The RNA shown here (SAM riboswitch aptamer (S box leader)) has 94 nucleotides and comes from Hymenobacter sp. PAMC 26628. The RNAcentral record of the sequence draws on Rfam and Ribocentre. The organism belongs to Hymenobacter, within Bacteria. Rfam family: SAM riboswitch aptamer (S box leader). About the family: The SAM riboswitch is found upstream of a number of genes which code for proteins involved in methionine or cysteine biosynthesis in Gram-positive bacteria. Its mean pLDDT, the model's own confidence on a scale to 100, is 83.

RNA sequence: UUUUUAUAAAGAGGCGCGGAGAGACAGGCUCGAUGAACCGCCGGCAACCCCCAGCUACCCGCUGGUACGGUGCCAAUUCCUGAUCAUAUAAAAA
Numbered sequence: 001u002u003u004u005u006a007u008a009a010a011g012a013g014g015c016g017c018g019g020a021g022a023g024a025c026a027g028g029c030u031c032g033a034u035g036a037a038c039c040g041c042c043g044g045c046a047a048c049c050c051c052c053a054g055c056u057a058c059c060c061g062c063u064g065g066u067a068c069g070g071u072g073c074c075a076a077u078u079c080c081u082g083a084u085c086a087u088a089u090a091a092a093a094a
Stems, first nucleotide, its partner, number of pairs: 001094008013042004021031003025082004043074003048070002051065005078086001
């Protein structure tokens, strides 16, 4: 990067650095000098994987639990509308 499957109306922010952008894309709307993005530290949310228990009964799947570990996330319904063969994230495969 591509493919497959699942999820996306819930939830959770402070400080430092930095200095004008950010919210994927188009249009809108919004956030931002009372400090945007990026990066760092600490904290938190969630529960995809991992792990534990049970069910099913052979291949996977379902339910519940934990939150040490691998990711993710912490303005607004994925901010709204559009495209849903879009975007993002997880897991698996190439």